[in-house]
RNA sequence: UAGGAUCUUCGGGGUGAGGUGAAAUUCCUAACCGGCGGUGAGGCUCAUUAUACGAGCUUAAGCCCGCGACUCCCUAAUUUAUCUAGAAUAUAAAUUGGGGACUGACUCGGUGUAAUUCCGAGGCCGACGGUAAAGUCCGGAUGGAAGAAGGUCAUU
Numbered sequence: 001u002a003g004g005a006u007c008u009u010c011g012g013g014g015u016g017a018g019g020u021g022a023a024a025u026u027c028c029u030a031a032c033c034g035g036c037g038g039u040g041a042g043g044c045u046c047a048u049u050a051u052a053c054g055a056g057c058u059u060a061a062g063c064c065c066g067c068g069a070c071u072c073c074c075u076a077a078u079u080u081a082u083c084u085a086g087a088a089u090a091u092a093a094a095u096u097g098g099g100g101a102c103u104g105a106c107u108c109g110g111u112g113u114a115a116u117u118c119c120g121a122g123g124c125c126g127a128c129g130g131u132a133a134a135g136u137c138c139g140g141a142u143g144g145a146a147g148a149a150g151g152u153c154a155u156u
């Protein structure tokens, strides 16, 4: 340094103002927000003759590639219930593990060898339940998770 086992910690932001109405942070005018990994021509620093090659740091894409949360299905184990004299089997539910389905949105102009990533402009998207119709309120959730950082152990 790499892979393995194990433990710990961390791990999501946002309706101001006005209108209608009996009632809306839900409608209308408008405001605001952007999880994780990757890619990538951002920015800064070092080095260099150099804007090349290279090294390091970082807050470098919501809409490019993938992942996660919700919901559903399959499956294994465990527990409980029903059935039974008792079990097995079967059925149902819950929990945990594994697999799968579903899962939103970008164009134009500029620069350039190269950009859906830079610059400018305009646009678009956002689970489920509740409630006057919700990305932003309340709830499942003091949960889970993509992952991030660190410790320990043995091995190469």
Base pairs, nucleotide, nucleotide: 004153005152006151007150008149009148010147017029018028019027031136032135033126034125035067036066037065038064042058043057044056045055046054062124063123071101072100073099074098075097076096077095078094079093080092081091082090106122107121108120109119110118128139129138130137